[in-house]
Context: one part of a larger RNA
RNA sequence: UGACGGGGGCCCGCACAAGCGGUGGAGCAUGUGGUUUAAUUCGAUGCAACGCGAAGAACCUUACCAGCCCUUGACAUCCUCGGAAUCCUGCGGAGACGCGGGAGUGCCUUCGGGAGCCGGGAGACAUGUGCUGCAUGGCUGUCGUCAGCUCGUGUCGUGAGAUGUUGGGUCAAGUCCCGUAACGAGCGCAACCCUCGUCCUUAGUUGCCAGCGAGUCAAGUCGGGAACUCUAAGGAGACUGCCGGUGAUAAACCGGAGGAAGGUGGGGAUGACGUCAAGUCAUCAUGGCCCUUAUGGGCUGGGCUACACACGUGCUACAAUGGUCGGUACAGAGGGUUGCCAACCCGCGAGGGGGAGCCAAUCCCAGAAAACCGGUCGUAGUCCGGAUUGCAGUCUGCAACUCGACUGCAUGAAGUCGGAAUCGCUAGUAAUCGCGAAUCAGCAUGUCGCGGUGAAUACGUUCCCGGGCCUUGUACA
Repeated sequence: UGACGGGGGCCCGCACAAGCGGUGGAGCAUGUGGUUUAAUUCGAUGCAACGCGAAGAACCUUACCAGCCCUUGACAUCCUCGGAAUCCUGCGGAGACGCGGGAGUGCCUUCGGGAGCCGGGAGACAUGUGCUGCAUGGCUGUCGUCAGCUCGUGUCGUGAGAUGUUGGGUCAAGUCCCGUAACGAGCGCAACCCUCGUCCUUAGUUGCCAGCGAGUCAAGUCGGGAACUCUAAGGAGACUGCCGGUGAUAAACCGGAGGAAGGUGGGGAUGACGUCAAGUCAUCAUGGCCCUUAUGGGCUGGGCUACACACGUGCUACAAUGGUCGGUACAGAGGGUUGCCAACCCGCGAGGGGGAGCCAAUCCCAGAAAACCGGUCGUAGUCCGGAUUGCAGUCUGCAACUCGACUGCAUGAAGUCGGAAUCGCUAGUAAUCGCGAAUCAGCAUGUCGCGGUGAAUACGUUCCCGGGCCUUGUACA
């Protein structure tokens, strides 16, 4: 000087408390451990691994296993020889591949050849998701959006170093004020950026419809309008600016006015010096090491989907604030041409037929659901719950046996609110309800977004956890 303390002081944070909803029990989904296996590819492992890499394993992916094949190689550069390229096709084979048949003879040319492509050969070399993240770059997580981390000059100290950065107030903040052997400065904080909330201006189609006219069963449907909504560009607005109080007359805090918004208005992007030899050699790049008829390459099939069990994360429930039937409203944000697919018809349905429109403020996906109105059920393992299984189907795809999703009929398991323990959340939040998108042929209870309905509680900081500043002890560095 740090680090640590079941030392002290001060102060924060859904840290506790106050509340609401969960997890831990059940069934299923998914990841992991373990076990099994020819293989169940590899990585991630307290917080910060475990619906993680994977925004989607039937083949492919695929890195694993078995079998069958190739060896200048699937790919790059160089040399040499031959042939245009390319297209059609037969046989064998699980295929990779092997053996054939036919069409075709192009472009430039100084007629030597050349460009491009294909095939044969030799060797330099290619190749490796092989090892080392404890050799690395890059990227990322975490402490933590915590308020800290430092420097120049000066001063003090023999020196390590200190001071500044401590102190009195204050703040979300090393934020600001005052004091002060310090005076200044940098990286962080804040602001500048995006978005939501109010208003104005400009603009008016594909969006809008107040007034006027037409028109319809109905409908901005038409003429028209530019008000309103909206769209999207520019601006205004919030600054403790104003008033009162407290305070050192300061910074600031409390209350108030005006205002759409008030003291950082809500949300996002933004992550200082560093820590964990944290994670990643399997995104990529890369040193070293290793393989080179194989640790490289191709193919078929299998595996990654196994199952006594254990854990994490979720979904659905155990019901009446509910289930079911009928009626009837109201979103936002997205996506669409190898695409989204309307009307209409068929099918109980998944879906099929159909073909209009749309490269989309125009058309389509697309009926939002909870809610609301009415009927029924009456506390029952039930008209709760839907696992499991049987049969019959639909769709995608070369192909759904291992191993897809969905539909119909039948079947109807566990489960009556969950031990010890444990998680999230402070407001348009939790809870609850549906909708969309990426990936994607097909395949979400996951992920990322979107809106609808919409709470309870916070006395307080003694305690648990994490953190900041000052101080103290130390046999630790």
RNAcentral holds the full RNA, with entries from SILVA.
The part of an RNA shown here (small-subunit ribosomal RNA, 3' major domain) has 477 nucleotides and comes from a metagenome.
Rfam family: Bacterial small subunit ribosomal RNA.